RNAcentral holds the sequence, with entries from MGnify. This is a predicted structure of a 120-nucleotide RNA (FMN riboswitch aptamer (RFN element)) from a bovine gut metagenome. It matches the Rfam family "FMN riboswitch aptamer (RFN element)". Gene Ontology term of the family: FMN binding. The prediction has a mean pLDDT of 82.

RNA sequence: UUUCAGGGCGUGGUGAAAGUCCACACCGGCGGUGAUCGCAGAAGACCUGCGUAAGUCCGCGAGCCUCACGGCCGAACCGGUGAGAAUCCGGUACCGACGGUAUAGUCCGGAUGAAAGAAA
Numbered sequence: 001u002u003u004c005a006g007g008g009c010g011u012g013g014u015g016a017a018a019g020u021c022c023a024c025a026c027c028g029g030c031g032g033u034g035a036u037c038g039c040a041g042a043a044g045a046c047c048u049g050c051g052u053a054a055g056u057c058c059g060c061g062a063g064c065c066u067c068a069c070g071g072c073c074g075a076a077c078c079g080g081u082g083a084g085a086a087u088c089c090g091g092u093a094c095c096g097a098c099g100g101u102a103u104a105g106u107c108c109g110g111a112u113g114a115a116a117g118a119a120a
Base pairs, nucleotide, nucleotide: 001120002119003118004117010024011023012022013021025106026105027096028095029060030059031058032057037051038050039049040048041047055094056093063072064071065070076092077091078090079089080088098109099108100107
């Protein structure tokens, strides 16, 4: 410098009206960590390398407030295995900006935007 960089309401119920309420359903940005898994190192390995693995562990972006400086900013437990689990396995929970509209993580809008960052 160039390119890329977010997914999700289906069925039923109530109602004049709901993808917004109720029941079930569905989704999970980026970096780090990591006992997953895969590949390679002639075989094997608890060793080495590469790839891969967290919405709720540590950060960041986005978002919100402010003229600005600056500030705010969600959610996890229980059981199992094990030397060790915040990441594995099982179970059950929980969380999700602003504006609009019948009350919205899933619709429409700011946004053909911005951006953590990734690749070349």